Overview:
This is a predicted structure of a 111-nucleotide RNA (FMN riboswitch aptamer (RFN element)) from uncultured Dactylosporangium sp. The prediction has a mean pLDDT of 81. NCBI's taxonomy places the organism under Bacteria, Bacillati, Actinomycetota, Micromonosporaceae, Dactylosporangium. Its Rfam family is "FMN riboswitch aptamer (RFN element)". Rfam's curators write: The RFN element is a highly conserved domain that is found frequently in the 5'-untranslated regions of prokaryotic mRNAs that encode for flavin mononucleotide (FMN) biosynthesis and transport proteins. This element is a metabolite-dependent riboswitch that directly binds FMN in the absence of proteins. In Bacillus subtilis, the riboswitch most likely controls gene expression by causing premature transcription termination within the 5' untranslated region of the ribDEAHT operon and precluding access to the ribosome-binding site of ypaA mRNA.The FMN riboswitch structure, reported in present an FMN-bound six-stem junction, adopts a butterfly-like scaffold, stapled together by opposingly directed but nearly identically folded peripheral domains.
RNA sequence: CGGGGCUCGGUGAAAUUCCGAACCGGCGGUGAAAGCCCGCGACCCAGUUGAGGCCAUCAACUGGUGGAUCUGGUGAGACUCCAGAGCCGACGGUCAAAGUCCGGAUGGGAG
Numbered sequence: 001c002g003g004g005g006c007u008c009g010g011u012g013a014a015a016u017u018c019c020g021a022a023c024c025g026g027c028g029g030u031g032a033a034a035g036c037c038c039g040c041g042a043c044c045c046a047g048u049u050g051a052g053g054c055c056a057u058c059a060a061c062u063g064g065u066g067g068a069u070c071u072g073g074u075g076a077g078a079c080u081c082c083a084g085a086g087c088c089g090a091c092g093g094u095c096a097a098a099g100u101c102c103g104g105a106u107g108g109g110a111g
Base pairs, nucleotide, nucleotide: 001111007021008020009019010018022100023099024089025088026040027039028038029037035087036086044064045063046062047061048060049059050058051057069085070084071083072082073081091103092102093101
């Protein structure tokens, strides 16, 4: 130093949360370029140790959990390229359900 994204329309008392379309894709690896192949990080949970008189809480470490893809083509080689059709996206909040708004976060973080 180190993460992107709601524009238009519909319904409604109320929605960037629902519906129709829209938009976005961290890090490392790989016979060849990957959100959906393998691994990591983030989020969440538990434990241990320490601080805190105790509790709340905080810190370090350890462990757990951790979403989603197929068909055709080219090729020596591609679930990575090209064509097509799909799918996925932590927690808390909200006049109404959120990958895209607000918040923890001026944080953490693979690298």